[in-house]
Molecule: c-di-GMP-I-GGC riboswitch aptamer
Organism: Desulfobacca sp.
RNA sequence: UCAGAUAAAGCCAAACCCACCGCAAGGUGGCGACGGAAAGCCACGGAUCUCACCGAGACCGCCGGGUUGCCUGAC
Numbered sequence: 001u002c003a004g005a006u007a008a009a010g011c012c013a014a015a016c017c018c019a020c021c022g023c024a025a026g027g028u029g030g031c032g033a034c035g036g037a038a039a040g041c042c043a044c045g046g047a048u049c050u051c052a053c054c055g056a057g058a059c060c061g062c063c064g065g066g067u068u069g070c071c072u073g074a075c
Base pairs, nucleotide, nucleotide: 001074002073003072004071011036012035017030018029019028020027021026034061040067041066042065044064045063046062048058049057050056051055
């Protein structure tokens, strides 16, 4: 620098259910694993969604972008 397997140390944790917060989309914690090689972080572009609707908000586990990083293999 490139690639990511039926591998592997370690990591994250969808849905359901419970509690709390929020008008809502959703968020946090618990439980639980459908999955993930950035499912780490950043709402920057698009998409989608919500509303006390036109400017506020949600979502990065939708796609793209930026940035940092583990393991393995090749060079």